[in-house]
Context: one part of a larger RNA
Molecule: small-subunit ribosomal RNA, 3' major domain
Organism: uncultured prokaryote
This record gives sequence, C1' cells and structure tokens, in this order.
RNA sequence: UGACGGGGGCCCGCACAAGCGGAGGAACAUGUGGUUUAAUUCGAUGAUACGCGAGGAACCUUACCUGGGCUUAAAUGUAGAAGGACAGAUCGGGAAACUGAUUUUUCUUCGGACUUUUUACAAGGUGCUGCAUGGUUGUCGUCAGCUCGUGCCGUGAGGUGUCGGGUUAAGUCCCAUAACGAGCGCAACCCCUAUUGUUAGUUGCUAACAGGUAAUGCUGAGGACUCUGCGAGAACUGCCUGCGUAAGCAGUGAGGAAGGUGGGGAUGACGUCAAAUCAUCACGGCCCUUACGUCCUGGGCCACACACGUGCUACAAUGGUAGUGACAGAGGGCAGCCACUGGGUGACCAGGAGCGAAUCCCUUAAACACUAUCUCAGUUCGGAUCGGAGUCUGCAACUCGACUCCGUGAAGCUGGAAUCGCUAGUAAUCGUGGAUCAGAAUGUCACGGUGAAUACGUUCCCGGGUCUUGUACA
Repeated sequence: UGACGGGGGCCCGCACAAGCGGAGGAACAUGUGGUUUAAUUCGAUGAUACGCGAGGAACCUUACCUGGGCUUAAAUGUAGAAGGACAGAUCGGGAAACUGAUUUUUCUUCGGACUUUUUACAAGGUGCUGCAUGGUUGUCGUCAGCUCGUGCCGUGAGGUGUCGGGUUAAGUCCCAUAACGAGCGCAACCCCUAUUGUUAGUUGCUAACAGGUAAUGCUGAGGACUCUGCGAGAACUGCCUGCGUAAGCAGUGAGGAAGGUGGGGAUGACGUCAAAUCAUCACGGCCCUUACGUCCUGGGCCACACACGUGCUACAAUGGUAGUGACAGAGGGCAGCCACUGGGUGACCAGGAGCGAAUCCCUUAAACACUAUCUCAGUUCGGAUCGGAGUCUGCAACUCGACUCCGUGAAGCUGGAAUCGCUAGUAAUCGUGGAUCAGAAUGUCACGGUGAAUACGUUCCCGGGUCUUGUACA
C1' cells in the first nucleotide's frame, strides 16, 4: 500500500421488512447430469452453466456411428506432358456417391488464344492447446470510482491532491484546506415517449355543403378534427415562502401537458475472475496427409430404472360450456399475403379478385359485457395417454413433423424443508405479431388490452461504497 475480521462509524440496493404472484407436489414441453448405445457429435458447470451457443436436428444441416467409394471435391498459381474438347443427352450396374458404353461437339491473322485431362509443388482438417494469442463476450456494476502533471512531505516503499464539515442518484456541488490544475468515468449532448402551435395534406381523416346507397368517406369537395411527416418551442429549482454562509433541502405552493434526473432506451471508467470462446472468424506452435481430408446411403444427435434447472397446462364457481355484442397496438407479405364464391363436421381443398401495399390481405383480438345452463362432484373441472379415420408441407413424416375429427379420459382437490420475481401503467392477467423457417414453439424478441397491494423502517440476512481500527496474511 492492499486484502481480510463472527472490529467499529456513516451510506446505498426488491438486500431485509410490508405486500402480490410464483416455483418446490401432478402431467407434459425443453435443457443438463447420469446410465445406455455402433453413435447417442462438440462446447457452456456457484453467483457469471442448465428453453445456454441452437433466431427453429425427418434428408440436408452434421461436426458422431455403420457401410460403400475418391486421392484431390472447390478456389488459385507456376512448371512439364498429352489432347480438342469439356459439358450435355440416352442406355447398363448401383442404396446413392460413383462407374462403364454410345452419341453430339472449339476459335485462329497459324504466332497462339480458350479449355480439358494428367504429374509435381502448393491444398484440406468443426484435429489439440482459450494456460501461447487477436477479436468478441459475461461478471463485479450504470457501482462511483480509477488515475496523471507540477508542487509539498517521507531515507524509501509511498503519501498528499481523492482527506475533513455539509450536500447529492453521483469524486454531484459548496465550504474549508500544501496543495494547484487536468484526464478516463458521473451528468449533459443521441433515440423513443408525454404537450403545443406553425408548416404539409395522400393511400390517412370527415366538421360544414352537395350527390348517392340496404349500408359504409362510397363520390364531389374540404384541412376544421384525428393521424402521419418535417423542422421548432417547452422544465431551468426559473418564480414564491421557510431553513441554510453556500451547495442545497422542504411545501396539497403558483403557473403548467409534464416538477425537481419527467418515464424508458442506447451508452459499461482503471481493473478482477490464467472467467468463456482455437466449433463464428483470424492466428503461433503441435499433429493427420490413399486420411484425423472428401463424397454418399442408412442410422444417431429424439435412447430412459433415475436426479436437477427453466417453462406450459391444471387442480375449478372471481369458474367451465353455449349463444349474442364491443374495443387495440406493433409488425409481415410476390417461389408471398390471400378477400370473395363453392365443397367438407374440421384441418383443408377447388375456383378466383386485389395488393410489391397509410390503398389490398394476414385481421373476427382475447380477457370483457349481456343471456342461458352446470351446483361442489375427480364433476359439463382437468386434459395426459392410447385406438381409429384424415389434412398439409416435403424426393421422403417408420425411427422422428405439425394440425383436424370421432372415441378413450391418467395424475392432479393448491403442494415438506428450503426458495424466486416484482415499487406503477409495475406485478398479475389477456390476447396479437415478427425473426428463424418447405414444414415444425409451451422458447425467444417485440406489441398493445384490463390493471392492483405494500414500503413502519434499516435491528437482522446478502451484495456494494467510504472513513477508521487490528493483523503471526501478500
């Protein structure tokens, strides 16, 4: 100087407390361990692995296994040799990859060009080492810290500044001060959201006027309104009162759409964990080279006495079922979204308009409201599992897809110890859309609808900051 302490002081955080809802018990989905296997490819392992890499394993992907081939598939170049084709088409073998046969087939200024085959050298490797590395990332932590120049103090390591008194979300600011300044962080500058008027009105809107319809901005028309764009204004403790030297704090204050960082996002200092990744990529070293390279068929990554994590559906009456009725936002669409009509109980099929989209479509949002019924039961709860019949995608749904219909109707009556999330348009709950994608979400990323309870407080648990103290630790 640090680190540590079941030392002390001060302070903070959904850290505890106060509340709300979960998970731990059940079934299923998914990931992991273990076991099994020819193979169940590899990586990630307290917090910081386990719906993680994977934003989508039937083939492909695919790296694994079985079996069958090739020795250069692909890219690029040099040198040598041989050709005029190569490719394509047809036929045979084969599971395919591949292989055999037949056929068609260059230009030329004769120098060559182009191209194929072959030989050699280069290749190729998701093989090893993340403890050789770059780059990227997690975490402490959006915590308030981490440093430098000059000066001063100390023999020196170092200290001071950065401490002290206040204050703040903040090393934020003020005062004091052997320190005076400065840098990286904080804040602000950026984006979205809440408000306003100006401007611009098409594909959006429709108040007034007119036309028209069974009805609808449907049409003429209009810019008022909503909305969509562009640029601007607005919030600064600016004003008032009280406290305070100041910084600042308090107020049902005023004004205001918004008040004290307005709400949210992006943004992650010096560093820590030899943290993660050689399988995104790049790269040093080592290793393989008729194989650890490469092509293909089939299988596996989907196994299943078991254990754990994360979810979904429930156990019901604040509910289930049936009928009727209402209200979003944000996205996506041409190898696409598909109105409408007809067929089918349905998944869907057959026709067929519009739209590369503020125009057309996905697109009836659901919870909700009203009416009817069920009356506390393993039930009109719950839907696993299984049987049968189908639809769709796709060469192909056996291993191993999703969906539909009929039948079947398991466990489950609120969950032990222990444990998780959340402070407001949040939790909880309800649907909607996108990426990936031929098909395949209970995951993930976004979107809106309905919409709470509680916070006395900081004694305690956990993590962190700061000052101080002890130390046989570095």